[in-house]
């Protein structure tokens, strides 16, 4: 400073969210020392137990116990002295109102700042002045009775004070009264002199002293010092009061108020007031927020933050307030009193049940009890501070330590050097490594904290014996002040030195992004994470686990809570066409805001001072703890407020002027401006009446309806009521709503010219008044068309709609109301300034002598289009969304919800105002590329027509689908599965398919070990279906080296055994490669560099033409390129040139019954290899001078001549793990491997793809011509010969332009059938065969007799095909023993018809449009209902809380009155007013609760539909009224978004 998150991207709007930093915390893992801070936020609930306010004996009377010592006494016990005038109580002073503690209440009676008292008090303390005399009589204690459990009381009797009373003195004081001076804003205040009147006292306490009195000999008078005391006056300090200013949210609190607001008098207080009381007057307070409600102690100042600000007031200061709740006074200097009195409540505790205690607490500790959650029933007065007291010293839970708690900042440690191409272990691996990692282990060193010992400055100032000096005195007593100063204080804290030894001391989070860090295994939308995006459904860096890796460190996270990013409420610093946001309009009140000039005032403003702005904080700076936090000095700071000078620019005030702002006035103009009365003409409807005769009307098509009782039609006349055609416009008027024939009346506003008056008279405009489409509501008329509701008819699945036929509210009119709309430019209003062009309306003026016409200036008013600037962009631009100024309204994420409750207003219907629980990660707003669309434009295609053949019906054959089985293996399922994989299922194939048998290192690989030799082959048993299982005997073989031939040594190749592994057509094609299908042989896809846009992205590739083609011209902010198209490649078609066997035979020569048979030939066919040919190249039109096209000529072929191989960028998570490869899982005497049998072939049924075919353009039968391409040694087989044939014998010839297969068939020419289920058709069945194979039962092909089924051209629907093409006609090949082939892939033979066209379907290309889609129309999405979960309204009520009214009752208690009472004051007894609790009683307001009951939010796969999004299939959206399961329909007006 900023990142993440809406989207397929983008921009922009706007929410959420993390990163920081605090904390009086808490929670979880971990935890070595310290040193400074801190520490019940909950329950202002309750509290056992101890201690936290007492001193004074120099005010006064009294005065023990116990214990000792003496002594009496036998003893029991007396008596004295000490203890000790102690301990205690009590009278009296002073304290206790302080310090400590907590925030419940309080929104002003408080607090902060600055004033004010001319309206007040003041013990202790300081200074000044005066004084200080005389006198009584009491009480406590204290003894004695007496009552009472206790607490306490009562009566007697005596005592003393610095207790209490009297009396005297008596001011400058107070009152009264005369006068003078001086001041002030009023009451007045200071000050001086006179009179009169009126208040006091403790001659105490203690100490010291000479003469002198007195004396009860102790001492007193007196002097003296000192503590105290009385009065008055000053000051300090502290307090009392007023005043101004400021100080939270709510208007869904708007009115409040009776002592209330004044004033006169009177009581009261210290002292001013309605603080109180009697009269009097009717006032005071309020939109600059009163009343009322909710919240909360305020301030220094604390955390944040750039600042402004925002939040908070714990610790420490300063103010208030409170003391168990409630009132009350009394003492006092000072209280309505935290450990003090009465009373009332509520609670606890003791009672001998009559009556007492208590606030022990909100202190210090502690309990328990609440709560996430907050310490010890410590030590000390050493220090500092306080009361007392002459002191000395008591007392002090304040206070100073100490102890708990990582609760918080702060400093230290937990070692430091060196040590490996680098141990072990863990972890990883592509098996080679590699990482932990100098880490460790080892060597060397070092010594903080902790431990352990030993020593001791420092925290200590004071205080005191004694001395010294000065003071003041008669005085060298005393006292007081300074010095010196022997002795004397430490609760707890430090410091220093030894020692020992690396020894005792490291965790926590985190590792997808953001956000610094990555791997492996586990797990399988589970388990779990998670702050927000979002992970997890088998290969998870995202869940848990290990290594490893980051960050922080004695702490690491999580969690609450503030601020900050948030310019996300915007002062500093925002917005309101379309994202949220301009009130429908105007008229105005109060406020805000205001035009030139001159003088003045100085409030605001500048500047300069005064006082203030408590320390503490923060800054900054020196010091002091070993640094540091932390303390301490000092200085700026406190941006405030307040008195004073001075300034006069601009606010603002006064007072004077002026025209340009605004208004008047004359003179003209233009108009659907408003209001009433009158009136017209076309339509229409209805009624009468004439013609006329069957329909009519309505629709996509119809059908209800009308009509032979006479309609539609049309004529003629009567009635009615609504609305005004053409002009009529992008025009005009109005403030908006709105307003449209025509005349009258009445009225409102603009516009122009004049510059004739007035002279800022203006601008906006909270409340407030008015107006205010449509619908809609009360009363009354009036209804011709239209026409929600309703009825009918259709449409349709169904149609509460669209469509149609009727139609009733209402549309119309008078008077009343409603008050709202997409009331819209979605753009508040007024002013000024800032290029133009253009059109059109209303004016003046001006050119030409004058008019028209025209030109030309100028003013207002309506458009359009544009430069600048603006805006996210669309776009807006003098009619501004631009720069700017004033003034109001308004917004501040989506959803709840414009609701709900409360107020108001309306007859309702409603409207105005107007939330919150909950819930989401987003809603949205221009724009961009796609894709779609029951949008368009243009273009292709056997896509449609137009044609030809066919399918769909029959049988059969094949392949799937279901069934069905033990099993019917597996794959493949719209187009792009379904004669597909498979170009060959009897057995093999073949599969975990099924039933059985059987083998385990194995059917195949490859490597160790070990045996030793094994071990192979032929013959042979036994068993069994085979597979395999045993058993045996014979022969044969049996490597390589040595060799003495007796052997001996290796172990290769095979074998046996073990052990590694081997093997799966086992899963997953959604983990893969690779191949393939389709779209589509469709013209398309893309890139570099420039240019446009803030940016996705655009341009290029869009246009204009033209092609099969993004083919190629032209044009052009593009200019180039690439993959694709085309071109190259094969092949067919001419032609030519080589070459000439096994092809060929034209001419020669030769032979045969015949035959390129032979000699020869290369001419021709043909083999096949090389060239030529075609290029819109040439002619003419068209066309832009282009490309091109259209027609011609030549040509074998003409405009890519036919065919084929060739398939961009991609798409379908398209097909395949059973073709191969492969990750990964799974299995291992089996899911692996042999075998026998079966099964892949099953058949109620449905489909696809073919054959046959129904026949006479045919079938049957004889005879007869012509092809291509290809195929043969496990093979093709000729000829002959058998056999109706299928075949069979048999084996010439032929690895082949030479032998063979092989016969081509329709065709041709003869016959014979004669329209029929036929001489058509050939299925099925019965019989005999034939071949192949080890074997044809399941389950082979064929062939021959014999049967002779359906079928007579096939519904709805649907496919193929544009030329050698379709149709028809045979041949051939691969697989293969044979065969299911009518299947595939080739080959040739006959050989058409139809279209020159795009209206439709169907796919596709381009271009544009709309979108609310983007996993992209098989999208998206809406509401009812149904299921569960949350909060919430209303709700017959209950329940409780708060604040106040009225009423009863009335406790202490001031105050007051009567009596009593006393020397007197006090007490006493009755009562009056006031009065807290309490009790009734009607209301108001908050809260919880409630049967039922509205709606809301939310919840992978619930029901019904199909509203919106495209023209969304009826545009869609507002407003209002009715109607419907539901979204929604439909009526009237309005808006385009």
């Nucleotide at each position: 400073a900023g990142g993440g998150u809406u989207u397929g991207a983008u921009c922009c709007u706007g929410g959420c969210u993390c990163a920081g930093a605090a904390c009086g915390a808490a929670c979880g893992c971990u935890g070595g020392c310290g040193g400074c801070a801190u520490g019940g936020c909950u329950a202002a609930a309750a509290c056992a137990u101890g201690c936290a306010a007492g001193u004074c004996g120099u005010g006064c009377g009294c005065g023990a116990a116990u214990u000792c010592a003496c002594u009496c006494g036998c003893a029991a016990g007396g008596g004295u002295g000490a203890u000790a005038g102690u301990a205690g109580a009590g009278c009296g002073g002073c304290g206790c109102a302080a310090g400590g503690g907590c925030g419940a209440g309080u929104a002003a009676u408080g607090u902060a700042u600055g004033g004010g008292c001319a309206a007040c008090g003041u013990a202790c303390c300081u200074c000044u002045g005066a004084c200080a005399c005389g006198a009584a009589g009491a009480u406590a204690g204290c003894c004695c009775g007496c009552c009472g459990a206790a607490a306490g009381g009562c009566g007697g009797g005596g005592u003393a004070a610095u207790a209490c009373u009297c009396g005297a003195u008596g001011a400058u004081g107070c009152c009264u009264u005369u006068u003078g001076g001086g001041c002030g804003a009023u009451g007045g205040c200071c000050u001086g002199a006179g009179a009169g009147g009126u208040c006091a006292a403790a001659a105490g306490g203690c100490g010291g002293g000479g003469a002198u009195c007195c004396u009860u000999c102790g001492g007193g008078a007196c002097c003296u010092g000192u503590c105290g005391g009385u009065c008055a006056g000053a000051g300090a300090g502290c307090g009392g009061c007023c005043c101004a200013u400021a100080u939270c949210c709510u208007a869904u609190c708007a009115g409040c108020u009776a002592g209330u607001u004044g004033g006169c008098g009177a009581g009261g207080u210290a002292a001013c007031g309605g603080c109180u009381c009697a009269c009097c007057a009717a006032g005071g307070c309020g939109a600059c927020g009163a009343c009322g409600g909710g919240u909360a102690c305020c301030g220094g100042g604390g955390c944040u933050g750039a600042g402004a600000g925002g939040u908070c007031g714990g610790c420490c200061c300063g103010g208030c307030g409170c003391a168990u709740u409630g009132g009350g006074a009394c003492u006092g200097a000072g209280a309505c009193a935290c450990u003090g009195c009465c009373c009332a409540g509520a609670c606890u505790c003791c009672u001998a049940c009559g009556g007492g205690a208590g606030g022990c607490u909100g202190c210090c500790a502690g309990u328990a009890a609440c709560g996430a959650a907050u310490a010890u029933u410590g030590g000390g007065c050493a220090a500092u501070g306080g009361g007392c007291g002459a002191a000395a010293g008591c007392c002090u839970g304040a206070c100073c330590c100490a102890g708990c708690g990582a609760u918080g900042c702060c400093g230290c440690g937990u070692g430091c050097g060196g040590g490996a191409u680098g141990a072990a272990g863990c972890c990883c691996u592509u098996c080679g490594g590699g990482g932990u990692g100098u880490a460790a282990a080892c060597c060397g060193c070092u010594g903080u904290c902790a431990g352990g010992g030993a020593u001791u400055a420092c925290c200590a100032a004071g205080u005191u014996a004694g001395g010294g000096c000065g003071u003041a005195u008669a005085a060298u007593a005393a006292g007081c002040g300074c010095c010196c100063g022997a002795g004397u204080u430490g609760a707890g804290g430090g410091a220093u030195c030894c020692c020992a030894g690396a020894g005792g001391a490291a965790g926590c989070c985190a590792c997808g992004g953001c956000u610094a860090a990555c791997u492996u295994c586990g797990u399988g939308c589970c388990a779990g994470c998670a702050g927000c995006c979002g992970c997890g459904g088998u290969a998870a860096u995202a869940c848990g686990a290990a290594g490893g890796u980051g960050g922080c460190u004695a702490g690491c996270g999580u969690u609450g809570u503030u601020c900050g990013g948030a310019a996300u409420c915007a002062c500093u610093g925002g917005g309101c066409u379309u994202a949220a946001a301009g009130a429908g309009c105007a008229c105005g009140u109060a406020g805000g805001c205001g035009g030139g000039c001159c003088u003045g005032u100085a409030a605001g403003c500048g500047u300069c001072u005064u006082g203030u702005g408590a320390a503490a904080u923060c800054c900054c700076u020196c010091g002091g703890c070993u640094c540091a936090a932390c303390c301490g000095g000092g200085g700026a700071a406190c941006u405030g407020c307040u008195g004073g000078g001075c300034g006069a620019a601009c606010u603002a005030c006064a007072g004077g002027u002026c025209u340009u702002g605004a208004g008047g006035c004359a003179a003209g103009u233009a108009g659907a401006g408003g209001u009433g009365c009158g009136u017209g003409g076309a339509a229409c409807a209805a009624u009468u009446g004439g013609u006329g005769g069957a329909g009519c009307g309505g629709u996509g098509a119809a059908a209800u309806g009308c009509g032979u009782a006479g309609a539609u039609a049309u004529c003629a006349a009567u009635u009615g009521g609504a609305a005004c055609g053409c002009c009529g416009g992008u025009g005009g008027c109005g403030a908006a709503a709105g307003c449209g024939g025509c005349g009258c009346a009445c009225u409102g506003g603009g516009c122009u010219u004049g510059u004739c008056c007035u002279g800022a008279c203006g601008c906006u405009g909270a409340g407030g008044u008015g107006c205010g489409a449509a619908a809609g509501c009360c009363a009354g008329g009036g209804g011709a068309g239209c026409g929600a509701a309703c009825g009918g008819g259709a449409u349709u699945a169904g149609a509460u709609a669209c469509c149609c036929c009727g139609g009733u509210a209402g549309u119309c009119c008078u008077g009343g109301c409603c008050g709202u709309a997409a009331a819209c430019g979605a753009u508040g209003c007024c002013u000024a300034c800032u290029a133009g062009g253009u059109c059109g309306a209303a004016g003046a003026c001006u050119c030409u002598c004058u008019g028209a016409c025209g030109g030309g200036c100028u003013u207002u008013c309506g458009g359009c289009c544009g430069c600048a600037a603006c805006a996210a962009a669309a776009g807006c631009g003098u009619u501004a969304a631009g720069u700017a100024g004033g003034c109001c309204g308004c917004c501040u994420g989506g959803g709840g919800a414009g609701u709900a409750c409360g107020g108001u207003c309306g007859c309702a219907a409603g409207g105005c105002u107007a939330a919150a629980a909950c819930u989401c990660a987003a809603a949205g707003g221009a724009a961009u590329u796609g894709a779609c669309g029951g949008g368009g434009g243009c273009u292709c295609a056997c896509a449609c027509a137009a044609g030809c053949g066919g399918u769909g019906g029959a049988g059969c054959a094949u392949g799937u689908u279901g069934c069905u089985u033990a099993a019917u293996u597996c794959g493949a399922u719209g187009c792009a599965a379904c004669g597909c994989g498979a170009a060959g299922a009897a057995c093999c194939u073949u599969a975990u398919c099924c039933u059985g048998g059987g083998c385990u290192u194995g059917a195949c690989a490859u490597g160790u070990a070990u045996g030793g030799a094994u071990a192979u082959c032929u013959a042979c048993c036994g068993u069994g279906a085979a597979a395999g299982c045993g058993a045996a005997u014979a022969g044969a073989u049996u490597g390589c080296c040595c060799u003495u031939c007796g052997g001996g040594g290796u172990g290769a190749a095979a074998c046996a055994u073990a052990c590694a592994c081997a093997g799966g057509u086992g899963c997953u094609g959604c983990a893969u490669g690779g191949c393939u299908g389709u779209c589509g042989u469709c013209a398309g896809c893309u890139c570099g560099u420039g240019u446009c846009g803030u940016g996705a992205g655009a341009u290029g590739u869009u246009g204009g033409g033209u092609u099969a083609a993004g083919u190629c011209c032209c044009g052009u902010a593009a200019c180039g390129a690439g993959c694709g198209a085309a071109a190259c490649c094969c092949u067919u078609g001419u032609c030519g040139u080589u070459a000439g066997u096994u092809g060929c035979c034209a001419u020669c020569g030769g032979g045969u019954c015949a035959u390129g048979c032979c000699g020869g030939g290369g001419a021709c066919u043909c083999u096949a290899a090389c060239g030529a040919g075609a290029c819109u190249g040439c002619c003419g039109g068209u066309g832009u001078u282009a490309a091109a096209c259209c027609g011609g000529a030549g040509g074998a072929a003409g405009g890519u001549g036919g065919g084929g191989a060739u398939g961009a960028c991609g798409u379908c998570a398209a097909g395949u793990c059973c073709u191969c490869a492969u990750g990964g899982c799974c299995u291992u005497u089996a899911u692996g491997c042999c075998c026998a049998g079966g099964g892949c072939u099953g058949c109620a049924a449905a489909c696809g793809u073919g054959c046959u075919a129904c026949a006479a353009u045919g079938g049957c039968u004889g005879g007869u011509a012509c092809a291509a391409a290809c195929c043969g040694a496990c093979g093709c087989g000729a000829g002959a010969c058998c056999g109706c044939g299928a075949g069979g014998u048999g084996g010439a010839g032929c690895a082949a332009a030479u032998c063979g297969g092989a016969a081509a068939a329709a065709g041709c020419c003869g016959g014979c059938c004669c329209c029929a289920g036929u001489u058509c058709g050939g299925a099925u069945u019965g019989g005999a065969g034939u071949c192949u194979g080890c074997a044809a039962c399941u389950c082979g092909a064929c062939u021959c007799c014999a049967u002779g089924a359906a079928g007579u051209c096939g519904g709805a629907a649907u496919c193929g095909c544009u030329a050698g093409u379709a149709a028809u006609c045979g041949c051939g090949g691969a697989u293969c023993a044979g065969c299911a082939a009518c299947g595939c892939c080739g080959c040739g033979g006959u050989g058409a018809a139809u279209g020159u066209g795009u209206u439709c379907c169907u796919g596709a290309g381009c271009c544009u449009u709309g979108u609310a889609c983007a996993c992209a129309c098989c999208g998206c999405c809406c509401g009812u209902c149904a299921a569960g979960u949350c909060a919430u309204g209303g709700g017959a009520g209950u329940u409780g809380g708060g604040a106040g009214c009225a009423c009863c009752c009335g406790a202490a208690g001031u105050c007051g009155g009567c009596c009593u009472g006393u020397c007197a004051c006090a007490g006493g007894g009755c009562u009056g007013c006031c009065g807290a609790a309490g009790g009734u009683g009607a209301g108001c307001u908050c809260a919880a609760u409630g049967a039922c009951u509205g709606g809301g939010a939310c919840u992978a796969a619930g029901u019904c539909g199909u509203a919106a999004c495209a023209a969304g299939g009826u545009a869609g959206c507002c407003g209002u009224a009715g109607g419907g399961g539901a979204a929604c329909c439909u009526g009237c007006g309005g808006c385009u978004g």
The prediction has a mean pLDDT of 81. Predicted 3D model of a 1537-nucleotide RNA (small-subunit ribosomal RNA) from an uncultured Phycisphaerales bacterium. It matches the Rfam family "Bacterial small subunit ribosomal RNA". Gene Ontology terms of the family: structural constituent of ribosome and ribosome. The sequence is in RNAcentral, with records from SILVA.